The RNA shown here (small-subunit ribosomal RNA) has 1499 nucleotides and comes from an uncultured organism. It matches the Rfam family "Bacterial small subunit ribosomal RNA". The prediction has a mean pLDDT of 86.
RNA sequence: AGAGUUUGAUCCUGGCUCAGAUCGAACGCUGGCGGCGUGGCUAAAGCAUGCAAGUCGUACGCGAAAGUUCCUUCGGGAACGAGUAGAGUGGCGAAAGGGCGAGGAAUACAUGGGUAACGUACCCCCGGCACAGGGAUAGCCGCGGGAAACCGCGGGUAAUACCUGAUAUGACCACAGCAUCACAGGAUGCAGCGGUAAAAGGGUGGGGACCUUCGGGCCUACCGGCCAGGGAGCGGCCCAUGACCUAUCAGCUUGUUGGUGAGGUAACAGCUCACCAAGGCGACGACGGGUACCGGGGCUGAGAGGCUGACCCGGCGCAUUGGGACUGAGACACUGCCCAGACUCCUACGGGAGGCUGCAGCGACGAAUAUUGCACAAUGGGCGAAAGCCUGAUGCAGCGACGCCGCGUGUGGGAGGAAGCCCUUCGGGGUGUAAACCACUGUCAGGGACUAACAAGCGACCGAGACGAAUAGUCUCGGAAGUUGAGUAAUCCCAGAGGAAGUCACGGCUAACUUCGUGCCAGCAGCCGCGGUAAGACGAAGGUGGCAAGCGUUGUUCGGAAUCACUGGGCUUAAAGAGCAUGUAGGCGGACUGCCAAGCACUUUGUGAAAUCCCUCGGCUCAACCGAGGAAUUGCUUGGUGAACUGGUAGUCUUGAGGCAGGUAGGGGCACACGGAACUCUUGGUGGAGCGGUGGAAUGCGUAGAUAUGCGGAGGAACACCAGUGGCGAAGGCGGCACUCUGGGGCCUAACUGACGCUGAGGCGCGAAAGCAUGGGUAGCGAACGGGAUUAGAAACCCCGGUAGUCCAUGCCGUAAACGAUGUGUACUAGACGUUCGAGUGACUACGGUUGUUUGAGUGUCGAAGCCAACGCGCUAAGUACACCGCCUGGGGAGUACGGUCGCAAGGCUAAAACUCAAAGGAAUUGACGGGGGCCCGCACAAGCAGCGGAGCGUGUGGUUUAAUUCGAGGCUACGCGAAGAACCUUACCUGGGUUUGACAUGGCAGUGAAUGAAGCCGAAAGGUGGAAGUCCUUCGGGCGCUGUCACAGGUGCUGCAUGGCUGUCGUCAGCUCGUGUCGUGAGAUGUUCGGUUAAGUCCGAAAACGAGCGCAACCCCUAGGUUUAGUUACAAGUGUCUAAACCGACUGCCUGCGGCAAGCAGGAGGAAGGUGGGGAUGACGUCAAGUCAGCAUGGCCUUUAUAUCCAGGGCUACACACACGCUACAAUGGCGCGUACAGUAGGCAGCGAACUCGCGAGAGGGAGCCAAUCCUGCAAAGCGCGUCGUAGUUCGGAUUGCAGGCUGCAACUCGCCUGCAUGAAGUCGGAGUUGCUAGUAACCGCAGGUCAGCACACUGCGGUGAAUACGUUCCCGGGCCUUGUACACACCGCCCGUCACGUCAUGGGAGCUGGUCACGCCUGAAGUCGGGAAGCUAACCGCAAGGGGGCUACCGCCGAAGGCAGGGCUGGUGACUGGGACGAAGUCGUAACAAGGUAACC
Repeated sequence: AGAGUUUGAUCCUGGCUCAGAUCGAACGCUGGCGGCGUGGCUAAAGCAUGCAAGUCGUACGCGAAAGUUCCUUCGGGAACGAGUAGAGUGGCGAAAGGGCGAGGAAUACAUGGGUAACGUACCCCCGGCACAGGGAUAGCCGCGGGAAACCGCGGGUAAUACCUGAUAUGACCACAGCAUCACAGGAUGCAGCGGUAAAAGGGUGGGGACCUUCGGGCCUACCGGCCAGGGAGCGGCCCAUGACCUAUCAGCUUGUUGGUGAGGUAACAGCUCACCAAGGCGACGACGGGUACCGGGGCUGAGAGGCUGACCCGGCGCAUUGGGACUGAGACACUGCCCAGACUCCUACGGGAGGCUGCAGCGACGAAUAUUGCACAAUGGGCGAAAGCCUGAUGCAGCGACGCCGCGUGUGGGAGGAAGCCCUUCGGGGUGUAAACCACUGUCAGGGACUAACAAGCGACCGAGACGAAUAGUCUCGGAAGUUGAGUAAUCCCAGAGGAAGUCACGGCUAACUUCGUGCCAGCAGCCGCGGUAAGACGAAGGUGGCAAGCGUUGUUCGGAAUCACUGGGCUUAAAGAGCAUGUAGGCGGACUGCCAAGCACUUUGUGAAAUCCCUCGGCUCAACCGAGGAAUUGCUUGGUGAACUGGUAGUCUUGAGGCAGGUAGGGGCACACGGAACUCUUGGUGGAGCGGUGGAAUGCGUAGAUAUGCGGAGGAACACCAGUGGCGAAGGCGGCACUCUGGGGCCUAACUGACGCUGAGGCGCGAAAGCAUGGGUAGCGAACGGGAUUAGAAACCCCGGUAGUCCAUGCCGUAAACGAUGUGUACUAGACGUUCGAGUGACUACGGUUGUUUGAGUGUCGAAGCCAACGCGCUAAGUACACCGCCUGGGGAGUACGGUCGCAAGGCUAAAACUCAAAGGAAUUGACGGGGGCCCGCACAAGCAGCGGAGCGUGUGGUUUAAUUCGAGGCUACGCGAAGAACCUUACCUGGGUUUGACAUGGCAGUGAAUGAAGCCGAAAGGUGGAAGUCCUUCGGGCGCUGUCACAGGUGCUGCAUGGCUGUCGUCAGCUCGUGUCGUGAGAUGUUCGGUUAAGUCCGAAAACGAGCGCAACCCCUAGGUUUAGUUACAAGUGUCUAAACCGACUGCCUGCGGCAAGCAGGAGGAAGGUGGGGAUGACGUCAAGUCAGCAUGGCCUUUAUAUCCAGGGCUACACACACGCUACAAUGGCGCGUACAGUAGGCAGCGAACUCGCGAGAGGGAGCCAAUCCUGCAAAGCGCGUCGUAGUUCGGAUUGCAGGCUGCAACUCGCCUGCAUGAAGUCGGAGUUGCUAGUAACCGCAGGUCAGCACACUGCGGUGAAUACGUUCCCGGGCCUUGUACACACCGCCCGUCACGUCAUGGGAGCUGGUCACGCCUGAAGUCGGGAAGCUAACCGCAAGGGGGCUACCGCCGAAGGCAGGGCUGGUGACUGGGACGAAGUCGUAACAAGGUAACC
């Protein structure tokens, strides 16, 4: 620090995902030791049991027992135990410590202030004081009630408990005064006068004098008590600022806001009450809803930020739920009280008890979180004079890899390298110095030994000092016998490598690779994506990489994410400028001067707790951890200084803005009047059969007279030409002409005002079309609708009609692709060329103007710089800046639902979520495609000729059949194709019969010397049996053969989608590329485009290109002319028709014209041949996963007494049918008969085979000649001549069938070819459609060859006869180049939309049903404070007494928790049915969009 993922590729936008760190974690696998931390995040749900707050006898009165001893009258008593245990009164504490985070969005918290509006027990300092009295009451005793808890009555008792009185340095209250301070009321101090309020002289120790009731008083020390003042610490209250979401919560409030008076509090205050006034809060977000303890801090981050609030510290809140007060310095009180509710427990049913959100622990919940441990030794707290007691605070231990940190599981040597395992090209390689083996070491764990520290304290006793009358005493200091450890450590010794390694990953991101298994299965996956028979992605193994007592996974947070952008983003086209203006709040604001000092800057005061983080140093062997010091704590605050800038204030200015005057352009607006053309209707006229409409038609109109035509009348709407990227307006928008009224702009002038400005959340206004309401109007046009066409359908496009509407008035609606997809304003930053309107000025003028120039305001085009992802923008910015507003944050769901609001409605505005996808997009690039365009080719069409498609037959294919009909080929580019020839063989198929190292190859081992095998027998054969016969060669090493056995052979078995090679096709089309340079961010472009030209990317010219390669052409072969040479054969000779070898010849070379005088084209001459002469071979980069594993080769898989191999027979030849390619025909350009003429290629020895003879013939006999220019195949046929047939299913046609033959072959039944005789089918020129061919071509005619024993209508060649037509490129097909559009890139056989059907999921509505929550109204109303309290009770005071005062209680009133009744608000769950939505390998219907998408698309 980035990376992966949208595309064929590119750049951008943009989301998703990953690598890092983190955690109170959980889960999986694994697990040696230690240190330090940490551990119920869920049910603030419920809890058994134990413990967690007591203490003080130096406040007070009481006061056991067990036990022991003694006595005894045996009943018991006494002493010790013991003034002990123990309650009780009283004091202090219990408001701390400990826990938890439910509630709470402010009575909380943080920071800084205020309190002149307050409190304070214990502690410290200081001043003063403590006098005289009194009455009770617990405990206790007695009686009684109750199951219990507990309670009642009577009696008696103490105090530092309670009460009365006295005194009063202060204090407080009232009055009036002075001083200081503060200032809103006020505070403090001083002196005066009047009034009010205290106490425990108690406890303990000691004691000389004096007194004594002999207890003591008294004195003294210490501990206490009271009244004041001060301090410290701790609190109460008030203020400012800061810190969550939601406006789909916009208005809230009646004690509400303020006042007066009263009450109340420690204290201010509507805190409470009565009365009065009507205020108070709110867009700087009141009120409401949701959520949440807050902070120091923690995690992350470069930071700014974001997230968070476990552990530790500070604050707050809470203590079963709700309410309440009491006590007290302090509480509305976790382990106090009262009441109400729920729950649990006890009960004798009458009534009672309880509160773990203390420490442990239990069950429950949950993915999940520990011991019912030890100790008060330390630290701290409570009480106490102290010893001490209490302390689940705390210190420790236990459990858990939960986290962080440290250590170990050995160290060194040891092979060209064991075994095992894995891979392998079989050679080897890997694991791997790893192991073994050798030499060492000794951490930790284990065993043993030994000794520190955490210990300070307490303290008999001794000494010194202080108080004191005191050598009592007490206190302080010093010494000191003795005494206090729950738990934890180090060091040393012993032994022996001994006890100690896993986990995840290995396709890319991302470090790490192979084999096997599996076969879109099983599975993986964070994203992209893997898996359909060769998976580095699944599973296993080997190996490798990472980390390591851990490693992975899941979850959380931050980061990466500049992906909410303050630092630090955007808005023409990617998401995003409001339709436009006006203007409120707000934000921002021109020049100069003075003052102020709020912002700002500097300095200063206080604070910012500690811990944490950072730095330095130190302590545990290091580290984690801990200690010390510093820094930091970016903040708030106090005082001072400064005055540039912002702000405030006072004054001035004119340039911003506005205003006056003068010209000026204009479809700017409103209202009214008028006009002509067209159109429709209409009166009457002319006229007479059609009109209209379309691609073509029809519906429609018309003899009741249309259309057409001319005159007249009526009506409504719109305003041709002018007209122009021309004008005006803010936008929407505005167009005949005239007038009235009216808004705005521009220019010029510079005498007026003097910053009056810009923007603008809300608000208000305007706002096309359509639509709505009411009333008019209606010519044309024209949704809906009707009809006619089109069509598979046609709810459309086309046609004929036609209602709303379009028009007017008034009122609504408030939206548009309301667009420049570009907010408004201001300033600045090159030019060039148009155009509209002004102003100045020059020239010319026919005075109408024309033209130039300068300067403003608009409106266009092109462009420098600059910007932009690119396209593009470019003084009219999308440049450079400023001010303000609006808006955006992946796609879909969705501009939808719900809610609110506006509207008559339609609907508008505002505006989500669940769920789902990994993309959705922008611009540009290369292709491909288009029922886009341009140019141009090709037997592509057209023009022709001959066919095919109909018939019969042949052959191939499909299908069907079959035991098998072997396999492959499948549009063009399969189908007379592989197959240049299936009777057996071939042959791969089927049936049956055999063989198993095999029909064939190589090697090892063992054996053997034979091998081979006649006749006969079985058999269809193969084969078996049989055994006559037969005994290998050798240089003695061996060779050769056979038998057995082991390796292996074999496979036309699978995969052409694992391959090589070869082939087809586009296409013999003219294309396909590269190097360097240049342009572009880049894909890429340029070159290769353009103008000509060509068969051609052929050539020329131009040109940011210059060159080059593969293709084209040429070189090669055949052929047409010639020359030379040779001459087997041919021919009588000689010659050279001929044969075959070399060479010549053609190059736009020459002429004329066209052309840019280039390439080239047209014509001509010459020539056998003329513009690549004709033909062939030759096939660029590539495409089709094209074809072939069955030609061959070959990886992998499969098979091995069978999928191999041998044999016989059968099949490949089947046959309702369909297609493809052919042959023969349908006839007279013919058939038949007779006669007659002329080729070329090619082949021939297991061959071609002559003459001659026989046969009607196929053929037979025969065998000459020929290894071939010699011989043979071998008579070519069509043609030509003559004759006949006469349009007929025929003298056409020959299928089919019968009979008889021939040939080949081991063998023609299935299943060959040929001959003769007989038979004589379909067929009379072929529907839609379709094929070939442009010249020696088509067509017609025959000949030969390969294959081959035989079999040819096929194929490959050969010659003979020998045409027609091409205007031309509109159309069909294919192709090339340029250009254009694109949502295609598997590339139009593409992409893609909507309904319907099925499944799954989430969601809206919904008659309702059912929860939660929030207040309001009414009723009942506990406890309790407050108020009343005439009834009852009553020690302290007064009174002789009666009685009084005072107090308490019942009871009453206000308030009041909970409960009840009723109606609501908000928010969940559920709900028959219903709405749309999303998703889902192969469902249905159509074809909407993307190309002009076939009707341009869209709003």